[in-house]
RNA sequence: GGAGGAGGUCGAGCAGCCGCGAGUCGUCGCGAGACGACACGAGGAAAGUCCGGACUCCGCAGGGCAGGGUGGCCGUUAACGGCGGCCCCGAGCGAUCGGGGGAAAGUGCAACAGAAAGUAGACCGCCCCGGGCAUCACGCCUGGGGCAAGGGUGAAACGGCGAGGUAAGAGCUCGCCAGAUCCGUCCGCGAGGACGGAUGCUCGGCAAACCCCACCCGGAGCAAGACCGCGUAGAGGGAGGUCCGGCCGCGAGGUCGGACGCGGGUGGCCCGCCCGAUCCCUCGGGUCGGUCGCUCGAUCCCCCGGGCAACCGGGGGACCAGACGAAUGGCUGCUGCUCCCGCAUGCUGCGCGGGAGAACAGAAUCCGGCUUACAGACCUCCUCCGGCG
RNA sequence: GCCCCGUUCGUCUAGUGGCCGAGGACACCGCCCUCUCAAGGCGGAGAUCGCGGGUUCGAAUCCCGCACGGGGCACCA
Numbered sequence: 001g002g003a004g005g006a007g008g009u010c011g012a013g014c015a016g017c018c019g020c021g022a023g024u025c026g027u028c029g030c031g032a033g034a035c036g037a038c039a040c041g042a043g044g045a046a047a048g049u050c051c052g053g054a055c056u057c058c059g060c061a062g063g064g065c066a067g068g069g070u071g072g073c074c075g076u077u078a079a080c081g082g083c084g085g086c087c088c089c090g091a092g093c094g095a096u097c098g099g100g101g102g103a104a105a106g107u108g109c110a111a112c113a114g115a116a117a118g119u120a121g122a123c124c125g126c127c128c129c130g131g132g133c134a135u136c137a138c139g140c141c142u143g144g145g146g147c148a149a150g151g152g153u154g155a156a157a158c159g160g161c162g163a164g165g166u167a168a169g170a171g172c173u174c175g176c177c178a179g180a181u182c183c184g185u186c187c188g189c190g191a192g193g194a195c196g197g198a199u200g201c202u203c204g205g206c207a208a209a210c211c212c213c214a215c216c217c218g219g220a221g222c223a224a225g226a227c228c229g230c231g232u233a234g235a236g237g238g239a240g241g242u243c244c245g246g247c248c249g250c251g252a253g254g255u256c257g258g259a260c261g262c263g264g265g266u267g268g269c270c271c272g273c274c275c276g277a278u279c280c281c282u283c284g285g286g287u288c289g290g291u292c293g294c295u296c297g298a299u300c301c302c303c304c305g306g307g308c309a310a311c312c313g314g315g316g317g318a319c320c321a322g323a324c325g326a327a328u329g330g331c332u333g334c335u336g337c338u339c340c341c342g343c344a345u346g347c348u349g350c351g352c353g354g355g356a357g358a359a360c361a362g363a364a365u366c367c368g369g370c371u372u373a374c375a376g377a378c379c380u381c382c383u384c385c386g387g388c389g
Numbered sequence: 390g391c392c393c394c395g396u397u398c399g400u401c402u403a404g405u406g407g408c409c410g411a412g413g414a415c416a417c418c419g420c421c422c423u424c425u426c427a428a429g430g431c432g433g434a435g436a437u438c439g440c441g442g443g444u445u446c447g448a449a450u451c452c453c454g455c456a457c458g459g460g461g462c463a464c465c466a
Base pairs, nucleotide, nucleotide: 001385002384003383004382005381006380007379008378009377010376012335013334014333015332016331017330018329020041021040023038024037025036026035027034028033043360047371048370050369051368052367053366054365055221056220057219058218062271063270064269065268067217068216069215070214071213072086073085074084075083076082087100088099089098090097091096101212102211106210107209108206109205123151124150125147126146127145128144129143130142131141132140133139159177160176161175162174163173164172178202179201180199181198182197183196184195185194186193187192225292226291227290228289234283235282236281237280238279239278241260242259243258244257245256246255247254248253262276263275264274265273266272285465286464287463299318300317301316302315303314304313305312306311337357338356339355340354341353342352343351390462391461392460393459394458395457396456399415400414401413402412407446417433418432419431420430421429439455440454441453442452443451
């Protein structure tokens, strides 16, 4: 100098003028409120709503089935499908990147092609034997049998190379290589790794097919939920049981207790639990106001310590939107950034002048992540190649 | 704000891993029939299966991410 890889930060600044939101204080006003001053007022994703929690309610959530989710190991955390470190496999010269339970439990799937798609199979082929035909000879036809080496089909066809062996062949046997399973020793918390030995064991793919294994999950969501105020008109349908006993009553019946069952709730089913004050469905009517929840929190910044790291502990400091017809904006000037044009110049850079541009988007209960969108600017570390010293 | 559902020719749809480079109906185009139109008959054209990745030998279909569209949820009696 060139080509790459990984990660992080910011996402314009200053001044003036005009506005918006809510807060505190002051003045005026009986009050509603008006005016003034002060300090404050969107994001890295506020987004998608994909995960996980906090919080609130559901007659406290207990068991089983069904259903859903996660998936190497260890850690981290309030929790997670996140994050960190490590392990194995694959890609790359490398920095680095991608993938991850089980197919040697069972069931199933594999179109077309192909002989055969899984304890599979013989189309061409190779070899042996018998018969027939024919030739100088090679041979041709046919029947029986052996083989899986070669060809061919396919996305995929029971390990690769070599030697022996054989009629021809084949892990049939042997050597080497790759893998699998089992055993032993050592290392590691573990996934796993190293070494040694045994067995010719070679048993294909799909679980983002059913399934198996391990672990996790009750449901709904701030329009949750609580309080106050204003206003109205209810109607129809369904369930609201039976039996026994006590008491009251002349009686119809009422009430209490128990048993069985019914209905409702526990967002699917069963058991269990709770209730029988009423509850459910449909249509219609009214209000569509206020207060709380609501923003101080697993918060942010700095320092120290532990840990490879994610993260944790301690100390100090800061207060950082809380609106609901939903504020957080606009204009001008200067500076900075990028691009273009001109001057200058042998070329580049510096310089001077003019012009243009600046994204994605936008709080709505709050956090931790993931994913997606994004004009540009900057920083750190690493790899490979080339040159010079 | 929160929670659900959907997307296949112009329109409505079938299709739930291979027989699907996707079938049907209406609409459209051409021919026949008719004096002409309609109806009818025959034939034809028309689909990046919303988009992008992944799993698989193979995806409209299974998984993930985005885009677009639609629906529901306030309180009181």